[in-house]
RNA sequence: GCCUCGGUAGCUCAGUGGCAGAGCACUUCCUUGGUAAGGAAGAGGUCGUGAGUCCGAUUCUCACCCGAGGCU
Numbered sequence: 001g002c003c004u005c006g007g008u009a010g011c012u013c014a015g016u017g018g019c020a021g022a023g024c025a026c027u028u029c030c031u032u033g034g035u036a037a038g039g040a041a042g043a044g045g046u047c048g049u050g051a052g053u054c055c056g057a058u059u060c061u062c063a064c065c066c067g068a069g070g071c072u
């Protein structure tokens, strides 16, 4: 330098054009004599950055940034 894959909640990851979700973690409550376990509710997101296409983009296209792997 070229190719492929990835970047979404604090962490691990789904989602593949039409309001962004799960598990764990966090907060409050219930349960207990008190913990742990269990149950209920809640908070938490510029979907890596910028542009384009579209009525509408996390999703499609392009460039760039970061990470992993491969080729020379």
Stems, first nucleotide, its partner, number of pairs: 001071007010024004018055001026042005048064005